[in-house]
Context: one part of a larger RNA
RNA sequence: UUGGGCGUAAAGGGAGUGUAGGCGGCUAGGAAAGUCUUCUGUGAAAUCUACGGGCUCAGCCUGUAACGUGCAGAGGAAAUUAUCUGGCUAGAGUGUCGGAGAGGAUAGGGGAAUACCCGGUGUAGAGGUGAAAUUCGUAGAGAUCGGGUGGAACACCAGUGGCGAAGGCGCCUGUCUGGCUGACAACUGACGCUGAGACUCGAAAGCAUGGGGAGCAAACAGGAUUAGAUACCCUGGUAGUCCAUGCCGUAAACGAUGAUAACUAGAUGUGUGUGGUAUUGACCCCAUACGUGUCGAAGCCAACGCGAUAAGUUAUCCGCCUGGGGAGUACGGUCGCAAGAUUAAAACUC
Numbered sequence: 001u002u003g004g005g006c007g008u009a010a011a012g013g014g015a016g017u018g019u020a021g022g023c024g025g026c027u028a029g030g031a032a033a034g035u036c037u038u039c040u041g042u043g044a045a046a047u048c049u050a051c052g053g054g055c056u057c058a059g060c061c062u063g064u065a066a067c068g069u070g071c072a073g074a075g076g077a078a079a080u081u082a083u084c085u086g087g088c089u090a091g092a093g094u095g096u097c098g099g100a101g102a103g104g105a106u107a108g109g110g111g112a113a114u115a116c117c118c119g120g121u122g123u124a125g126a127g128g129u130g131a132a133a134u135u136c137g138u139a140g141a142g143a144u145c146g147g148g149u150g151g152a153a154c155a156c157c158a159g160u161g162g163c164g165a166a167g168g169c170g171c172c173u174g175u176c177u178g179g180c181u182g183a184c185a186a187c188u189g190a191c192g193c194u195g196a197g198a199c200u201c202g203a204a205a206g207c208a209u210g211g212g213g214a215g216c217a218a219a220c221a222g223g224a225u226u227a228g229a230u231a232c233c234c235u236g237g238u239a240g241u242c243c244a245u246g247c248c249g250u251a252a253a254c255g256a257u258g259a260u261a262a263c264u265a266g267a268u269g270u271g272u273g274u275g276g277u278a279u280u281g282a283c284c285c286c287a288u289a290c291g292u293g294u295c296g297a298a299g300c301c302a303a304c305g306c307g308a309u310a311a312g313u314u315a316u317c318c319g320c321c322u323g324g325g326g327a328g329u330a331c332g333g334u335c336g337c338a339a340g341a342u343u344a345a346a347a348c349u350c
Stems, first nucleotide, its partner, number of pairs: 004321003007304002012318001014201004021194003025088006033081002035077008049065006091191001092188003095184005103177007110154001115149007125136002162169002206247006215241002220236004258317006266295011299306002323350003332343004
């Protein structure tokens, strides 16, 4: 390479936007590049193959044919792919009227709780544990009442509920703003899908500068436990956690399951719409669309399981895998302030 694969055996890129490229709806006509067909020329000899011939056979030599799957030219076909000229509306998009939502950014506000400070009451303990001690407290703690300061997070509602491409998003209000979805079917008329590079986003931790610092808490200190205890338990406690700006670019970034489209029994929850039915009305019930769960027919699977949200049946495009270790390492390149990230071997060994 061919072939086979990627939920759990090796293997889906963390996610999106999108360039090149690849692929692409229905229909009429043109031309004929791909395609198919006929003919002509060429496709050296030797070799190979078939049938003959010559050495008494054979090896060997030799004649004819065939082969030479190709290339070029000419004539023709028009289903299909590309192409050109038109048309269409089922894909895609726009529009009108609605809808739901922790989607994002930013400004302001709120209450509960912890901690600290001030004052009152009050007196000997409090705290902590398996038990203790370190610790706090007669310089008045803990408890309780009143007042204040400050930071962080938003109980109940809360739900295999909702939103977002993923990471993720949850107190209230305003402003700005993205997407989704339903009904209608007015408009455009294939404008589509995927996407190497590229660009953007990307938890936590970490880094830089400047703020902030209540609680929690790596490191660290002490007390215990223990044979030891660089731990688990306890008392403290600094980075950090928070904000602004800029880096980092990784995670079991998981549904361990790439994106898009089509097709293939049902049953039952739930969220949001719409249309019916019904009603005084809200429900109920029926249908339908888009989500989100459970169970299952066929089918698939090594099994587990998956099963219209497929791991079923197909198509297109991208990424990735190829025995274990060495190793996601070395070297080199690129990126980064650094930490490191990314790309990525070999010897050797089983």
This is a predicted structure of a 350-nucleotide part of an RNA (small-subunit ribosomal RNA, central domain) from an uncultured bacterium. It matches the Rfam family "Bacterial small subunit ribosomal RNA". Its family is annotated with structural constituent of ribosome and ribosome in the Gene Ontology. The full RNA is in RNAcentral, with records from ENA and SILVA.